[in-house]
Molecule: c-di-GMP-I riboswitch aptamer
Organism: soil metagenome
RNA sequence: AAAAGGCAAACCUGUCUAAAGAUGGGGACGCAAAGCCACGGGACCUCCUCCAGAGGUUAGCCGGGUUACCGAA
Numbered sequence: 001a002a003a004a005g006g007c008a009a010a011c012c013u014g015u016c017u018a019a020a021g022a023u024g025g026g027g028a029c030g031c032a033a034a035g036c037c038a039c040g041g042g043a044c045c046u047c048c049u050c051c052a053g054a055g056g057u058u059a060g061c062c063g064g065g066u067u068a069c070c071g072a073a
Base pairs, nucleotide, nucleotide: 006031007030011026012025013024014023015022016021029060035066036065037064039063040062041061042058043057044056045055046054047053
C1' cells in the first nucleotide's frame, strides 16, 4: 500500500447533573490507537469578598504510561 473491520465530531432528541459535562438513540466532521489510564501541563465548571486553595470535567487539547487488528516494506 492493500484487506477485514472499528470508533464517532457538530447537530437533533431522551435521561442524569448546580454547571462544565456524561450517557441512550439518530447522525458523520474526522481518527492507525478518536482503545484504556487524570501522572504532568493546558482549557472548562463550581465553592470562596479577593488572592490563594479545594472539588468536579475534558483522554476527539498536548505530553506521558499501558494494551492492540492487518501486513507490501